[in-house]
């Protein structure tokens, strides 16, 4: 050095969650040349040699076994950015309102600004006048079975008679009372009037006149305060996306090393 038999070993590894701690099943990634049956999420089986049991294949190298590089994916921290969402009110953001200011542009002003001053008007009382409405009055119609008036036919009483009496329906009237008118007179009203007469008030607003002789107004932008809102900015909080540094586990790949026993030639 070859070959034959075996042994240890291998027949996939990883993350995340799950667990005191491994392993698995379930979920993701990653690879394959990548055995086979049973177990098992209120969960199986195990203890640091950490899946158990039970059968099969390969075998000491392409395949174990260790290191390094490179490195799919995953967890974690922080940072930016999107988009939902809770909260806040210090803001000098941004709206929104006021109160000043007049520097710009408007408006009003010599056909006279703002301001004084005199007087009328808006307001307030009292008196009258007129209009309206009300209700009295009035006028005019109706208005009673009987218990209201007059005249009462028939009928009835009363009487020897002469006569007399009550009285129904009808007829005429009347009374409360109903309706209709209702110019005027009386008496009351009021959301009553381009009304009159007197007297108050005149802070303000309109207005006439009248000194005076130039500004005034605050509408738009400006600026300076106060005051409010919370859509949006800000600012705190939390959730999802994504990105990107960092820590870490890390399939897988590469490139170096390491690996037992027998027996024959």
């Nucleotide at each position: 050095c070859c070959g034959u038999g075996c042994u240890a070993g291998a027949c996939g590894g990883g993350g995340a969650g799950g667990u005191a701690g491994c392993g698995g099943u379930g979920c993701c990634c990653u690879g394959u040349a990548a055995c086979c049956c049973g177990c098992a999420a209120a969960c199986c089986g195990c203890u640091a040699u950490a899946g158990c049991g039970g059968g099969g294949u390969c075998g000491a190298a392409g395949u174990c076994c260790c290191a390094c590089u490179g490195g799919c994916g995953g967890a974690c921290c922080u940072g930016a950015c999107c988009u939902g969402u809770g909260g806040g009110g210090u803001c000098c953001g941004g709206c929104c309102g006021g109160u000043g200011u007049a520097a710009g542009g408007g408006g009003c002003g010599a056909a006279g600004a703002g301001a004084g001053c005199c007087g009328g008007g808006u307001c307030c009382u009292g008196c009258g006048c007129g209009a309206c409405g009300a209700g009295a009055a009035c006028u005019c119609a109706u208005g009673a079975a009987c218990c209201c008036c007059g005249u009462c036919a028939g009928g009835u009483c009363c009487g020897g008679g002469a006569g007399g009496a009550a009285g129904c329906a009808g007829c005429g009237g009347u009374a409360a009372g109903u309706g209709a008118g209702c110019a005027g007179c009386c008496u009351c009203g009021g959301g009553u009037g381009c009304c009159g007469c007197a007297g108050g008030g005149u802070u303000a607003c309109c207005u006439g006149g009248u000194u005076g002789g130039a500004g005034u107004u605050a509408c738009c932008u400006g600026c300076a305060c106060c005051g409010g809102u919370a859509a949006c900015g800000c600012c705190c909080g939390g959730a999802g996306g994504c990105c990107a540094u960092g820590u870490u586990c890390a399939a897988c790949a590469g490139u170096g090393g390491g690996u037992g026993c027998a027996c024959g030639g």